Model confidence (mean pLDDT): 81 of 100. Transfer RNA from a soil metagenome, 73 nucleotides, folded computationally.
RNA sequence: CGCCCGUAGCUCAGAGGGACAGAGCGCCGUUUUGCGAGAGCGGGGGUCGCUGGUUCGAAUCCAGCCGGGCGCG
Numbered sequence: 001c002g003c004c005c006g007u008a009g010c011u012c013a014g015a016g017g018g019a020c021a022g023a024g025c026g027c028c029g030u031u032u033u034g035c036g037a038g039a040g041c042g043g044g045g046g047u048c049g050c051u052g053g054u055u056c057g058a059a060u061c062c063a064g065c066c067g068g069g070c071g072c073g
Base pairs, nucleotide, nucleotide: 001071002070003069004068005067006066009025010024011023012022018056027043028042029041030040031039032038049065050064051063052062053061
């Protein structure tokens, strides 16, 4: 200097701008059981890395910055 990534506790989807932001696992409650495991049902949890800009509207587009990875010199 270039490229990629940053979304729930963890792993990730969504990236063609639009109506409550999602899945799996985990967590909590409950049913089942003598107790657990397993299974069923229900539930909480996110200002989408930060700051600004564009827009009627931004996780999504643009700029700067921060963090991580790879490459070149």
Rfam family: tRNA. The family's RNA type in Rfam is transfer RNA.